[in-house]
Transfer RNA from an Oscillospiraceae bacterium, 74 nucleotides, folded computationally. The coordinates come from a structure-prediction model, not an experiment, and the mean pLDDT is 81. Its Rfam family is "tRNA". It is annotated as a transfer RNA. Rfam describes the family as follows. Transfer RNA (tRNA) molecules are approximately 80 nucleotides in length. Lineage of the source: Bacteria > Bacillati > Bacillota > Clostridia > Oscillospiraceae.
RNA sequence: CCGUCCUUAGCUCAAUUGGAUAGAGUAUCAGAUUCCGAUUCUGACGGUUGCAGGUUCGAUUCCUGUAGGACGGG
Numbered sequence: 001c002c003g004u005c006c007u008u009a010g011c012u013c014a015a016u017u018g019g020a021u022a023g024a025g026u027a028u029c030a031g032a033u034u035c036c037g038a039u040u041c042u043g044a045c046g047g048u049u050g051c052a053g054g055u056u057c058g059a060u061u062c063c064u065g066u067a068g069g070a071c072g073g074g
Base pairs, nucleotide, nucleotide: 001073002072003071004070005069006068007067010026011025012024013023019057028044029043030042031041032040050066051065052064053063054062
């Protein structure tokens, strides 16, 4: 320098021929349970889908640029 892939909640990950409100586990907080804890159960909280644009009635998804990371080639 060239190519491929990854980036979504504090953390680990889902979500497709583009569709209705982006979910789960875990963590945190509150409640129930308990003599008190642990465990278990219920609920709450938590998102600029890396960033900036474009296409579209509609984008996590498609296109362009860019940042970080992994791998391969020269």